[in-house]
RNA sequence: AGAGUUUGAUCAUGGCUCAGGAUGAACGCUAGCGGCAAGCUUAAUACAUGCAAGUCGAGGGGCAGCAUGAAGUAGCAAUACUUUGAUGGCGACCGGCAAACGGGUGCGGAACACGUACACAACCUUCCUUUUAGUGGGGAAUAGCCCAGAGAAAUUUGGAUUAAUACCCCGUAACAUAACCGGGUGGCAUCACUUGGUUAUUAUAGCUUCGGCGCUAAAUGAUGGGUGUGCGUAUGAUUAGAUAGUUGGCGAGGUAACGGCUCACCAAGUCUACGAUCAUUAGCUGAUGUGAGAGCAUGAUCAGCCACACGGGCACUGAGACACGGGCCCGACUCCUACGGGAGGCAGCAGUAAGGAAUAUUGGUCAAUGGACGCAAGUCUGAACCAGCUAUGCCGCGUGAAGGAUUAAGGUCCUCUGGAUUGUAAACUUCUUUUAUCUGGGACGAAAAAAGGUCUUUCUAGACCCCUUGACGGUACCAGAUGAAUAAGCACCGGCUAACUCCGUGCCAGCAGCCGCGGUAAUACGGAGGGUGCAAGCGUUAUCCGGAUUCACUGGGUUUAAAGGGUGCGUAGGCGGGUAGGUAAGUCAGUGGUGAAAUCCUGGAGCUCAACUCCAGAACUGCCAUUGAUACUAUCUAUCUUGAAUAUUGUGGAGGUAAGCGGAAUAUGUCAUGUAGCGGUGAAAUGCUUAGAUAUGACAUAGAACACCCAUUGCGAAGGCAGCUUACUACGCAUAUAUUGACGCUGAGGCACGAAAGCGUGGGGAUCAAACAGGAUUAGAUACCCUGGUAGUCCACGCCCUAAACGAUGGAUACUCGACAUACGCGAUACACUGUGUGUGUCUGAGCGAAAGCAUUAAGUAUCCCACCUGGGAAGUACGUUCGCAAGAAUGAAACUCAAAGGAAUUGGCGGGGGUCCGCACAAGCGGUGGAGUAUGUGGUUUAAUUCGAUGAUACGCGAGGAACCUUACCUGGGCUAGACAUAUACAGGAAAAGCGUAGAAAUACGCUCCCCGCAAGGUCUGUAUACAGGUGGUGCAUGGUUGUCGUCAGCUCGUGUCGUGAGAUGUUGGGUUAAGUCCCGCAACGAGCGCAACCCUCGUCCUAUGUUGCCAGCACGUAAUGGUGGGAACUCAUGGGAGACUGCCGGGGUCAACUCGGAGGAAGGUGGGGAUGACGUCAAAUCAUCAUGCCCCUUAUGUCUUGGGCUUCACGCAUGCUACAAUGGCCGGUACAAAGGGCUGCAAUACCGCAAGGUGGAGCGAAUCCCAUAAAGCCGGUCUCAGUUCGGAUUGGGGUCUGCAACUCGACCCCAUGAAGUCGGAGUCGCUAGUAAUCGUAGAUCAGCAACGCUACGGUGAAUACGUUCCCGGGCCUUGUACACACCGCCCGUCAAGUCACGAAAGUCGGUAACACCCGAAGCCGGUGGCCUAACCGUAAGGAAGGAGCCGUCGAAGGUGGGAUCGGUGAUUGGGACUAAGUCGUAACAAGGUAGCCGUA
Repeated sequence: AGAGUUUGAUCAUGGCUCAGGAUGAACGCUAGCGGCAAGCUUAAUACAUGCAAGUCGAGGGGCAGCAUGAAGUAGCAAUACUUUGAUGGCGACCGGCAAACGGGUGCGGAACACGUACACAACCUUCCUUUUAGUGGGGAAUAGCCCAGAGAAAUUUGGAUUAAUACCCCGUAACAUAACCGGGUGGCAUCACUUGGUUAUUAUAGCUUCGGCGCUAAAUGAUGGGUGUGCGUAUGAUUAGAUAGUUGGCGAGGUAACGGCUCACCAAGUCUACGAUCAUUAGCUGAUGUGAGAGCAUGAUCAGCCACACGGGCACUGAGACACGGGCCCGACUCCUACGGGAGGCAGCAGUAAGGAAUAUUGGUCAAUGGACGCAAGUCUGAACCAGCUAUGCCGCGUGAAGGAUUAAGGUCCUCUGGAUUGUAAACUUCUUUUAUCUGGGACGAAAAAAGGUCUUUCUAGACCCCUUGACGGUACCAGAUGAAUAAGCACCGGCUAACUCCGUGCCAGCAGCCGCGGUAAUACGGAGGGUGCAAGCGUUAUCCGGAUUCACUGGGUUUAAAGGGUGCGUAGGCGGGUAGGUAAGUCAGUGGUGAAAUCCUGGAGCUCAACUCCAGAACUGCCAUUGAUACUAUCUAUCUUGAAUAUUGUGGAGGUAAGCGGAAUAUGUCAUGUAGCGGUGAAAUGCUUAGAUAUGACAUAGAACACCCAUUGCGAAGGCAGCUUACUACGCAUAUAUUGACGCUGAGGCACGAAAGCGUGGGGAUCAAACAGGAUUAGAUACCCUGGUAGUCCACGCCCUAAACGAUGGAUACUCGACAUACGCGAUACACUGUGUGUGUCUGAGCGAAAGCAUUAAGUAUCCCACCUGGGAAGUACGUUCGCAAGAAUGAAACUCAAAGGAAUUGGCGGGGGUCCGCACAAGCGGUGGAGUAUGUGGUUUAAUUCGAUGAUACGCGAGGAACCUUACCUGGGCUAGACAUAUACAGGAAAAGCGUAGAAAUACGCUCCCCGCAAGGUCUGUAUACAGGUGGUGCAUGGUUGUCGUCAGCUCGUGUCGUGAGAUGUUGGGUUAAGUCCCGCAACGAGCGCAACCCUCGUCCUAUGUUGCCAGCACGUAAUGGUGGGAACUCAUGGGAGACUGCCGGGGUCAACUCGGAGGAAGGUGGGGAUGACGUCAAAUCAUCAUGCCCCUUAUGUCUUGGGCUUCACGCAUGCUACAAUGGCCGGUACAAAGGGCUGCAAUACCGCAAGGUGGAGCGAAUCCCAUAAAGCCGGUCUCAGUUCGGAUUGGGGUCUGCAACUCGACCCCAUGAAGUCGGAGUCGCUAGUAAUCGUAGAUCAGCAACGCUACGGUGAAUACGUUCCCGGGCCUUGUACACACCGCCCGUCAAGUCACGAAAGUCGGUAACACCCGAAGCCGGUGGCCUAACCGUAAGGAAGGAGCCGUCGAAGGUGGGAUCGGUGAUUGGGACUAAGUCGUAACAAGGUAGCCGUA
C1' cells in the first nucleotide's frame, strides 16, 4: 500500500466482498511447563448454608460463662462440690464512638447526572492541627439484676430497686448569638470587613496505674460535603408548539445555606426553529480498540463522580443518611405457626437453582497494606494479601543438537527393464540435559508499632540497644543424580492468497467470505500422498475500527451515472466596496493557574529475558485568568463613489389586462343550377344520396382560430405570448449629465405566479375529439385504419398545483484566446465600412471532463448564499400528518430481496434503417419438377430382426463404385472359451494337414488311412498353463486425420509509427476503377504477410524434332474392295520442345492516373474456354462404422464359428430419377459421321444353330496392330392421321436363356400373350448465359450375375434471352440505431396458475407506558387540639409551666373508577410485494421493434 466482482472487451460511477488489528468472548479439534493479568456481557431473576461491623471494663451498674486466688465441706491424697467480684477478664445491659467508610451493581436518569473552568458577599463540617478560655453547685430517673405474669414463637406487661462520660436545673462567661446607637476601610448590585458602647441569651464529665486520656465554648487551618453558573455531553420534526407554582414581584414560612423550596397576595409572564415539549435509547469520565491523522466505535478489569440496595413511599437518629447487612407503612413473593400471629431481603465473599453459546473455591491469613474502636496490648475486618479452577488473553521456555546415503524398506506419483518424491528424514554414531522426575539446601517480602532499658530535648518528640511477629511456603531460587529420556497439533493448498497430484463421486453427495465449483478425465466435493502457514495452540462464529476519499473538517459530488427546488418576490440567517480613526470580541504572542493518579510516549531501573512492575521526564493538543500586538474579520465614528438605485432624453418588442373591429376557412340554414352517385381506404365497408346528395352560385347564421408576413426572429421570472385598433399598465436597453451614498448578493420557513388534463357554478358549442357505436383488419383486435359521436376543447368566476415544468445545466459577482452570423440602440445623416453596448446563435483554442462534449450565454479559474444526492428493487409505495369538493398533491419509511443496477465510449452481430456494389438473385428466355406409372433413397408403420450412420440450406440414386449365400455389423437356433487372429515363456506330444467313411442343417464330433524336418541347437504344428487376444460396444460434446458449408465470396491480419486514459482506431476509410483490398490518386501513415491474379494441366493457332502399331499428298505394285504392299515424312495424328496475347498499337473519354469505350491486326482480345487450386475463421456441422486414438464398458460374452432368416415388409407421406402422354412423333426399310474407354479367371472376330436371350466353336489380341463395336439422333424412302391410337408401356399369364453350391423369400435378360394410369400436370418450386441449355447415343468403375433408369467420363446435333437492378434470396463495403454479445432462432413485459417468505389493511381482541379527572387514603413530617397522662423546674399544698398519648386537618405511596393518548402482540379475511431451470395467454419495450418512444392528466 491494495485486491476480487457489472462488460465480448474498455474507462468512469457505484455497491458488495476480502487481506490487517482488537475482544471480559463462545464453539470445534488438539494440548508439555512457567510468569503476569482476567473471569455472569444473559434474569436489578429467586435464594438453602456459613461468614462479610464492630469495638471500648482507662464511662457505668454488674458478673451468666471461663480462668486464678481465698475460705469451707467430703476424702489419706489426687480431686470433686459449695461460697466469695477478691483478681484476670467478660456474655447480656446502660453509655460513647463507628456503623453515611470499605465492598457490590448499573435499575433509573438526556439531567448541572457527568467532564471542565469559575463562583458562594448564600453555606455546613465528627474525628485531626493550632490558639484562647473554662471544667463550680445540685437533682430526678431508667436499663440491667430480682419478683410476678401473657404468648407456640417473635416478643412483651406489671411491680420493686440501682449506676454513669445517659438525663435535667442553677451559677459563671465572650473574639459566640440577637437587638439598638456610632466611627473607619474596602468592594461586586444586594453589601462585606473592622472597631467602640448598652441590654439580653447560651456551657461542661468525668476516669486514672498520676504519665495521661477526656469534656465544654470560641476562633483557625485541613479534610469532607452542599449550592450556583459558562461551555461541552445521544437519536427522531412521520414529535411544533409547551407551561398555572407555570414566569416574575412583595411578604411570610422553611433550610446548614440561596431560591416558588413552600404558602398568601399581585402581575401575565416564561421556554421554543441556535429545536422547546414529547418519544426512544443510554450511567458519565480518565481512558480502551482502531486509524497516517482527523475521526469512528466502546465505557469489562484499574481510578474519579453519580445512582440504586425485593417494588414504592416516609421520616427518625446523627457532624454526616432519608441509611445494602437500621426503622415505619403499602405491595408482590418466600418461610415458620399451636391458625391467634410472626419472620425475611447475597446488585458483600463463597455457594445453589434458573436463564444462557458462556464465566471460577461454600479455600487460607490478618504476616504485609488500609480501615473501625481502644491510652495501649489488642479485637474485628470475604477490604486486602495469598492459594485453588479455566490455554480466556499477553509474554517466555521446551518437545533435542552435530554427524549420517544403501538416497534402505514402506507409502505416493509417473512417460513403469526404470525414475521422481517423502528424504538427512529414519536407522546408526557421538554429544547436551533446559523442562519433567528424584535427592539435598533454601529465601526477599520485616520495617516498625508496642513493651522494657539508656541518652538528648524547645515537653513534644527524637536517637540507640534489646525482645517478638510469615498466610503464601519448604514456595521462588540454588546444587546434585538418571537418561533423548516426559512433551505437536490445527487450518489451508481454483483466483483474491503462500501451497498440486492420484483415486472415488457424476448438477448426486457436497463446498462456498466474494467471484463461483460439481451434469464421467473436478488442483474448488470426499479420501490419500505431498506441500504451505501458524504453533501449545490452530481454525470457525459474533462484534468494533480499518481498508471505505463509501457522509468527504482534513477529503466527494449534482448536463447524460444518484442528485438544481417549475419560477419569482421576500423574512430570519449567512456573506459583503474604498479611505481614516477609536475599541480590542474573534485572531496572534508571552506569562500564571488548572488539566487527579494510573494509561500512552521517551530515558533509566527491578524480576535470568520478556510480559509485568517501579523511578524520572515529556505529554495531556483543553479551560480559566492576565499582559501585550492590531495586519485581517467584527464593532463604533467620519468620509468617498466605482457596486446599487433615482431623475431627465431617446428607443424596442407576439410583455400583460380590457373593449371594439376584420377577412379567409369550416359547419349549418334558405333559394337556385344540376344529376347519380358521393365519401373513404392498402383494398373495402359502415355512412350520405332520386324525399335530389356530392359539385357550383347567391344570401344568411354561428362559434373557434388568426394563412401569407414568420426567421437559427423578438418579449417575458418561469408557465407562456402572434389578425387589426384604442385605453390602461409593466419592463429592457442606449447616451450623457445630475442626485442618494453600500442603500448590496443570496435566501430556510412564508407569499405570489404556474402548460395541458381534471373539478364546481353559469353561459357557449363551429371544428376537433377521450368514452361510446358501427365498419374493416386479424388466429383474436376491447388497438393501429375508416364512418359517426358525447364530455371536453371556448368564455366568466372559483379550485386543482402537476409535466421529459429540459439548456435534463440554481442565483450573483469578477477574470480568462479568437472567427462569423443575427436583433435592437449610440457615434448629426448613410445602402458601405468601422468602433462601442445589450441580447440571440454557430464554430474553434487554452482549460476542464469518464467520455460524449462544454468552451466570455462555461460544464474554465475563483468567491458568496440556497437546494439536492449517497447501490438496485420493494417505492415515490405503506403508515402518520397537512392541503384539496373530488381526482389527488406534499412530506415520506421499513421488513424482505439481489450482486449488481446505471453512464459514456469501443468492436461485432442484427434491423419489417439508409447509401452503394455483386451473384442465373430477380427480370427476359429455354427446359423441367409438383399430376401418371415405375426405379431408387428416406420418414412412418410392421417385425424375432427389418443392423448402423447421414436429417433446413450443408440428410434423403447420401456412406453403398453394385445385400440371393458371402458381404453383414441385425434376428432365430446349434456350437467354442487362451479363443477365428498376434507375440512371448514353460512343459508335453509327433504329428498337423490331406483323403475316405458315419452322424448332423452346417459348424463340428467320431472313426480309418497316413505318420514331421534337422547331427544338434532349434524350426513347424497341436495340446496344457500364464501374460493376454478380441469387440462395427459407448462417448465426433475428450481427440487426430479427413470432409461439407458460407464461398473461388474478397476478404483476414501483422510490424513500426501516430491518435485515444483505455477497449481500440488509423493503415483497410475517401474520390475513381476492377472479376478482385485489382490498380491509380488523395490521406498520419509507411511497409509486409495469408488470400486475388500469375506460375501448373487441358482445349484452341503456328513452328520444330521424331515417325510405329498411326498417316498416304506425290511415285510405284496389287485387290471385288481396304495404306493391303514397296516406299514416303508432305498432311492428319501421336509424343516432346517452342512461338503466340502484353490493353502491345491507333482514336475517344478520364485528374498528363488507374482504367474504360471503339478500332486495327490476329487462330485467339482485354482473366481466350475449362480444370486443379478453397485465406483468417463460422456452424461443440459430419464421421469413434474407412483408419488412428484417450477414457469407460464386456471377457464361457457386447468375443468367435455356423444354419436359416432379415437389411427387398407396406394403409401412407416426402426426395431424386427414368418412361411417357405423341405427328418436330411411332413403326418398317435403306444409309452417313464420333470421341473416350476396357480386355488373359479376359475381350472374342469370321463361321454355324436358335425368332431371340443365347449356344457351338475358336482366328486374333496382354493391344495407336486384335476384340468389345452396329454409335444414335441425323439423312433418304414408306406407313400410321389425332384415337387412350400402330401413342404409352405398367401389370399379369405362359415358355425360355445365362450366371452361380443355390435364383422360393430375392437376379438379369429373351420370346409369345396381356395392354393399366397417363391427352402436358394446382399452390408452389428447380436448373441453365454458349459449344451452354435442350436433345442423341457411347464407354468405364463396382461386378460370378444383377435390381444401373444411378454415378463417372466421352463425343454428336445444337438454341433462345438478358430492357434493367424497383422488388424476392444470398453476399461485400460505408453509415446509422441498438436495452443484442449463446449476438434477432437475441432480449424482454404484464395478467393468470403453483409454492415459499416478509409486510400493509382489517370486525375485533390481549397487554405495556406516561399523563389527566375524581374517589379512598397507610406510614410519616408539619399544624391544630389535647377533657386523658406525666420524674426533674416553680410552688408548703392545690396547682402551674412544659411535654406527651389520643383525636382532627394539609400533603401523601399503593389501590379503585373513568374517558382519552400512545406503543406493541394477535386476528377470519383481504391487498399489493419479493423469490422460485424448463406452466398458460398474448407480444408492450429494445432496430423506424413493425402505430417512434417518453412525461403529466382523464